[in-house]
This is a predicted structure of a 72-nucleotide RNA (transfer RNA) from Rivularia sp. (in: cyanobacteria). The sequence is in RNAcentral, with records from ENA.
RNA sequence: GGAUUGUUAGCUCAGUAGGUAGAGCAUCCUCCUUUAAGGGGAAGGUCGCGGGUUCGAGUCCCGUACAAUCCA
Repeated sequence: GGAUUGUUAGCUCAGUAGGUAGAGCAUCCUCCUUUAAGGGGAAGGUCGCGGGUUCGAGUCCCGUACAAUCCA
């Protein structure tokens, strides 16, 4: 220098034919319980960043940052 993959809630990850963001764990509240375990509920992200296409983009296109792997 080139190629590929990844970057989504505090953490680990889902989200395929573009249609308006989810799970588990953790946190908080609550029920039960001697305690623990267990049940119910809540809060929490605008999807690495910047543009573009579209009525509408996490999902397509372009640029860019970081990480990993491979090639030179």